[in-house]
The RNA shown here (SAM riboswitch aptamer (S box leader)) has 106 nucleotides.
RNA sequence: UUCUUAUCCAGAUUGACGGAGGGACCGGCCCGAUGAAGUCAAAGCAACAGGCUGCAGCGUGCGGCACUGUGCUAAUUCCACGUACGUCACAGUACGAAGAUAAGAG
Numbered sequence: 001u002u003c004u005u006a007u008c009c010a011g012a013u014u015g016a017c018g019g020a021g022g023g024a025c026c027g028g029c030c031c032g033a034u035g036a037a038g039u040c041a042a043a044g045c046a047a048c049a050g051g052c053u054g055c056a057g058c059g060u061g062c063g064g065c066a067c068u069g070u071g072c073u074a075a076u077u078c079c080a081c082g083u084a085c086g087u088c089a090c091a092g093u094a095c096g097a098a099g100a101u102a103a104g105a106g
Stems, first nucleotide, its partner, number of pairs: 001106008013042005021031003027079002043073003048069003051065006077098001082095004
């Protein structure tokens, strides 16, 4: 970097340094000098994989713990973006695309 599978309306922050940007992407709408990005430290959330473990039972299913590897800690993945339904037009619903994360494969 590409592919496959699964998930994405829940949850969880302080401090130090730093200085004006950030929320992936044209847009909207937000966040930001009561301090953005980034770095570091500590804390927390979750339970994808490994580990340990309960029950059932078949090589798995449903749970538990949070030790290990990741991940995450404004707003539904902030919304929108395409297709279909729907509406006078909005709204709304479903699916998709794109993106993110995990695991596996090349």

Model confidence (mean pLDDT): 85 of 100.